[in-house]
RNA sequence: GAGGCUGUAGCUCAGUCUGGCCAGAGCACUGCUCUGAUAAGGCAGGGGCCCACGGUUCAAAUCCGUGCAGCCUCA
Repeated sequence: GAGGCUGUAGCUCAGUCUGGCCAGAGCACUGCUCUGAUAAGGCAGGGGCCCACGGUUCAAAUCCGUGCAGCCUCA
C1' cells in the first nucleotide's frame, strides 16, 4: 500500500442478508423471598437511542458513503 471480517447493556452475543411491534437474551448488578447462615432456587427491577459523521427513505442498529478502532490475509 491492497483486500476481507468485526464494532449493539459491565461481559459474551442475537437481531442486519429480507428497513417497519416503544432494541432483546444469558451471565453479572440491585431489592425482596427462601435458609440458622451462605450458595443454589423463586419474584421484581435498573442499565444501551446500536463506533462517529453524513446521505437515501414516510421510516435506518439494519441500505449507501467517508472516517476511526480491533483482528486476519496479501504485497